[in-house]
RNA sequence: UUGAACCCUGUGGGAGAGACGGAUACCGCAAUCGGGUAUCCGCGCCGAAGGAGCAACCGCCCCGGAAUCUCUCAGGCAAAAGGACCGCAGGGGAAGG
Numbered sequence: 001u002u003g004a005a006c007c008c009u010g011u012g013g014g015a016g017a018g019a020c021g022g023a024u025a026c027c028g029c030a031a032u033c034g035g036g037u038a039u040c041c042g043c044g045c046c047g048a049a050g051g052a053g054c055a056a057c058c059g060c061c062c063c064g065g066a067a068u069c070u071c072u073c074a075g076g077c078a079a080a081a082g083g084a085c086c087g088c089a090g091g092g093g094a095a096g097g
Stems, first nucleotide, its partner, number of pairs: 001097002006092008018043001020042008044077003050073001051071003057065003
């Protein structure tokens, strides 16, 4: 002097799967039916918050790190929210040159 990995913030994109059934409560409705929301229960599904497992692979090879794979505990299955991951901007950081 230049600056990776990694972390944070902002921003843009971002999939999948029942607007399922029953009960209760609330809202609204002149009233019943019908509608919407929330909770609980039941069944059916999804995997890209998180978590767990195996392992390709990697390393300093004793041991350790390990996924978009697998499981579905959690989470989710109209919209909203969330969302792995990717792009851009800023900040921290410091391997290496």
Predicted 3D model of a 97-nucleotide RNA (Glycine riboswitch aptamer) from Alphaproteobacteria bacterium MarineAlpha10_Bin3.
It matches the Rfam family "Glycine riboswitch aptamer". The literature on the family includes a 2004 paper in Science by Mandal et al., "A glycine-dependent riboswitch that uses cooperative binding to control gene expression". Rfam links the family to the GO term glycine biosynthetic process. About the family: This family represents the bacterial glycine riboswitch.